[in-house]
RNA sequence: GUGGUUGUAGCUCAGGGGUAGAGCAGCAGGUUGUGGUUCUGCGGGUCGCGGGUUCGAUUCCCGUCAAUCACC
Numbered sequence: 001g002u003g004g005u006u007g008u009a010g011c012u013c014a015g016g017g018g019u020a021g022a023g024c025a026g027c028a029g030g031u032u033g034u035g036g037u038u039c040u041g042c043g044g045g046u047c048g049c050g051g052g053u054u055c056g057a058u059u060c061c062c063g064u065c066a067a068u069c070a071c072c
Stems, first nucleotide, its partner, number of pairs: 001071007010024004018055001026042005048064005
């Protein structure tokens, strides 16, 4: 340089047009003599960034940035 893959919650990931979820972690409470375990609830996300298509975009298209793989 060319081509591909990935980018979503603090972490690991799902979701592939209809206003985003799980597990772990965090906080509060129940249980326990305390802690752990366990149960219930709560908070946390301009979906890497910019633009386009669309009534509507995490999703489709273009550009760009980062990580990674292959080739040269």
Predicted 3D model of a 72-nucleotide RNA (transfer RNA) from a Candidatus Altimarinota bacterium. It matches the Rfam family "tRNA". The family's RNA type in Rfam is transfer RNA. Gene Ontology term of the family: triplet codon-amino acid adaptor activity. Its mean pLDDT, the model's own confidence on a scale to 100, is 82.